[in-house]
Context: one part of a larger RNA
RNA sequence: CUGGGUGUAAAGGGCGUGUAGGCGGGUUGGCAAGUCGGGUGUGAAAUCUCCAGGCUUAACUUGGAGGGGUCAUCCGAAACUGCUGAUCUUGAGUACUGGAGAGGAUAGUGGAAUUUCUGGUGGAGCGGUAAAAUGCGUAGAUAUCAGGAGGAACACCAGUGGCGAAGGCGGCUAUCUGGACAGUAACUGACGCUGAGGCGCGAAAGCGUGGGUAGCAAACAGAAUUAGAUACCCUGGUAGUCCACGCCGUAAACGAUGAAUACUAGGUGUAGGGGGUAUCGACCCCCCCUGUGCCGCAGUUAACACAUUAAGUAUUCCACCUGGGGAGUACGACCGCAAGGUUGAAACUC
Numbered sequence: 001c002u003g004g005g006u007g008u009a010a011a012g013g014g015c016g017u018g019u020a021g022g023c024g025g026g027u028u029g030g031c032a033a034g035u036c037g038g039g040u041g042u043g044a045a046a047u048c049u050c051c052a053g054g055c056u057u058a059a060c061u062u063g064g065a066g067g068g069g070u071c072a073u074c075c076g077a078a079a080c081u082g083c084u085g086a087u088c089u090u091g092a093g094u095a096c097u098g099g100a101g102a103g104g105a106u107a108g109u110g111g112a113a114u115u116u117c118u119g120g121u122g123g124a125g126c127g128g129u130a131a132a133a134u135g136c137g138u139a140g141a142u143a144u145c146a147g148g149a150g151g152a153a154c155a156c157c158a159g160u161g162g163c164g165a166a167g168g169c170g171g172c173u174a175u176c177u178g179g180a181c182a183g184u185a186a187c188u189g190a191c192g193c194u195g196a197g198g199c200g201c202g203a204a205a206g207c208g209u210g211g212g213u214a215g216c217a218a219a220c221a222g223a224a225u226u227a228g229a230u231a232c233c234c235u236g237g238u239a240g241u242c243c244a245c246g247c248c249g250u251a252a253a254c255g256a257u258g259a260a261u262a263c264u265a266g267g268u269g270u271a272g273g274g275g276g277u278a279u280c281g282a283c284c285c286c287c288c289c290u291g292u293g294c295c296g297c298a299g300u301u302a303a304c305a306c307a308u309u310a311a312g313u314a315u316u317c318c319a320c321c322u323g324g325g326g327a328g329u330a331c332g333a334c335c336g337c338a339a340g341g342u343u344g345a346a347a348c349u350c
Base pairs, nucleotide, nucleotide: 004321005320006319007304008303012318014201015200016199017198021194022193023192025088026087027086028085029084030083031082033081034080035077036076037075038074039073040072041071042069048066049065050064051063052062053061054060091191092188093187094186095184096183097182098181103177104176105175106174107173108172109171110154115149116148117147118146119145120144121143125136126135162169163168206247207246208245209244210243211242215241216240220236221235222234258317259316260315261314262313263312266295267294268293269292270291271290272289273288274287275286276285299306300305323350324349325348332343333342334341335340
């Protein structure tokens, strides 16, 4: 390299958008680049294959024939690929109608709770644990009532419920805004799929500047436990957690399962929409599309399991793997304020 693979053995990029490239629906006309057939030229000799001969045989060697091409050129074919003209609607998109949704951004607003402050009542404990102690409290705590302040998160509803490409999204209201779905079949007429690079998004932690800080809480301090206890438990507590702007670019970024299309038994839930039957209307019943669960046949699989949401049967494109360690390290390069990230070896060793 090929072959073979990528749910769990090594291996799917965190996710999207999209450039080049690769691949691409039905009918029909033309061209003839690919393709196919034929002719001519050429593909030196030796080598190779076959036949025959020569050394006693063989190796070796002589003669003859054959074979050998991304080759050149001419003639022809037109099914397929390609190019080009015309046309079609089922792929794709648009339009209109409709309902669903924690999709996103900004502004405003609400109640419960924690903490804290002020005042009232009250008078000795509170708190914490396996048990304690540190801690708080006669300068009046804990408890309780009234009032004020402030920050953060949104109980119930809540659901293998919904939405989003992924990360993710949950009080309520308004404004702006993206996508999906169903129905109609009016319009465009292959406008499609994938996508190396590129560009954008990307939990938490972390970083920069400026705010904010109720609760929680790395670090840190103390009290315990213990042989010790740089821990688990307890009392405190700073970064941080929150907001704005800008970085970082990583996660068990997981369904450990790339995207798209088509096909392939059933059963049973659930969410959104539509149709039929029936009806005053609703429910029940039947069917269709889209999403999301569970079970299960064929098939697949090393097994576990997957099984119309495939890990089945096929096609297209991208990414990735090739024994363990060394090592996601070194060196170089690029990116970053830094932390570090991306790319990514070898010696040696088993």
Small-subunit ribosomal RNA, central domain from an uncultured bacterium, 350 nucleotides, folded computationally. Its mean pLDDT, the model's own confidence on a scale to 100, is 85. The RNAcentral record of the full RNA draws on ENA, Greengenes and SILVA.